[in-house]
């Protein structure tokens, strides 16, 4: 310096304000102000919390595959042979284990680690939301 160490959405929270509800003030009332109103809607985290799904690793479990290895037995061949059908030895096939490579199936398991500004940006506003696992630091 350069790549990777993955992404999604959901429901909860810390937190967040002030559109609507509520609630103080004030006002005959209609209504205004007030979030330095405890709440209710709402908004809500990489580095928070729970499980989901996708993808990725490892195991496992089906298959397929003659890639090789080994045991078995099957056929054909050659040789010796004490001629009892033995004994070596070559091949091609067939099962069976065992390891490869493919492929299915998701059955179990993992998916590390994370300090962090300033400004700006939506939505009515606001923030741990988004810029943003930025900028920076180690």
């Nucleotide at each position: 310096u350069c790549u990777u160490a993955g992404g999604g959405a959901u429901g909860c929270u810390a937190g967040g304000g002030u559109u609507c509800c509520g609630g103080u003030u004030c006002g005959c009332a209609a209504g205004a102000a007030c979030g330095u109103c405890u709440g209710g809607u709402c908004c809500g985290a990489g580095a928070g919390c729970a499980g989901c799904c996708c993808g990725g690793u490892g195991c496992a479990c089906c298959g397929a595959u003659u890639c090789g290895a080994u045991c078995g037995g099957c056929u054909c061949g050659a040789g010796g042979u004490u001629c009892g059908a033995c004994c070596u030895u070559g091949a091609g096939g067939c099962g069976a284990u065992c390891g490869g490579c493919c492929g299915g199936c998701g059955g179990c398991a993992c998916u590390a680690c994370a300090c962090g500004g300033c400004g700006g940006g939506a939505c009515a506003a606001a923030a741990g939301c988004c810029c943003g696992g930025g900028a920076g630091a180690u």

This is a predicted structure of a 138-nucleotide RNA (Guanidine-I riboswitch aptamer) from Paraburkholderia lacunae. The coordinates come from a structure-prediction model, not an experiment, and the mean pLDDT is 79. The source organism's lineage runs through Bacteria, Pseudomonadota, Betaproteobacteria, Burkholderiales and Paraburkholderia. The sequence is in RNAcentral, with records from Rfam. Of the family's consensus pairs, 100% are formed in the model.